[in-house]
RNA sequence: UUCUUAUCAAGAGCAACCGAGGGACUGGCCCGUGGACGUUGCGGCAACCGGAGGCCGGACUGGCUUUGCAGGUGCCAAACCCAGCACGCUGACAGUGAUGCCGGCGUCGAGGGAUAAGGC
Numbered sequence: 001u002u003c004u005u006a007u008c009a010a011g012a013g014c015a016a017c018c019g020a021g022g023g024a025c026u027g028g029c030c031c032g033u034g035g036a037c038g039u040u041g042c043g044g045c046a047a048c049c050g051g052a053g054g055c056c057g058g059a060c061u062g063g064c065u066u067u068g069c070a071g072g073u074g075c076c077a078a079a080c081c082c083a084g085c086a087c088g089c090u091g092a093c094a095g096u097g098a099u100g101c102c103g104g105c106g107u108c109g110a111g112g113g114a115u116a117a118g119g120c
Stems, first nucleotide, its partner, number of pairs: 002119007013042005021031003025084004043076003048072002050069001051067006080112001085109001086107006093100002
């Protein structure tokens, strides 16, 4: 780099430094000179892997479960902040009508992304 699997509405912030944008893009909506974003320090959350205990199984490199243990990661505004594509249901408006146009709700949906573990 690429592929596979799992998870993504819960949870967890203070200080110092810096100084104008930041939340990928577009449309919204937010955060930000009362200092955001970023960096560093300390603190914390969580439980993917690892560790420890228990159970299942004839048995294992197996499955289930408990535990924070702080060992490897991760994370600490807002749902991955919301939507964007498809499908289903549905409302308003315009039109004689075909239809157009603006929304709402839903999906173990698609696509994209993040993190973990594993494969080539």

Model confidence (mean pLDDT): 82 of 100.
SAM riboswitch aptamer (S box leader), 120 nucleotides, folded computationally.
The sequence was found by an Rfam model in a public genome assembly.
The model forms 91% of the base pairs in the Rfam consensus.